[in-house]
RNA sequence: UCGAAAACGGGAAAUGGUGUCUUCCUGAUCCAACCGCUAAUUUAGCUGAUGACGCCUGUUGAUAG
Numbered sequence: 001u002c003g004a005a006a007a008c009g010g011g012a013a014a015u016g017g018u019g020u021c022u023u024c025c026u027g028a029u030c031c032a033a034c035c036g037c038u039a040a041u042u043u044a045g046c047u048g049a050u051g052a053c054g055c056c057u058g059u060u061g062a063u064a065g
Stems, first nucleotide, its partner, number of pairs: 008027006016056006036046004
């Protein structure tokens, strides 16, 4: 100086915050993970505040006071 692994750190997982877990990217000049799905794809349609679970908040609907 270069490369690999581990530990540790940082970031991401289609609409907010947070805890835990899972997966992925990364060690940063550039570069990555990621940036929803379907179909007849320059158009039309569909699901969801989660990757999963819990809590909070916002939105919508129903019921009761």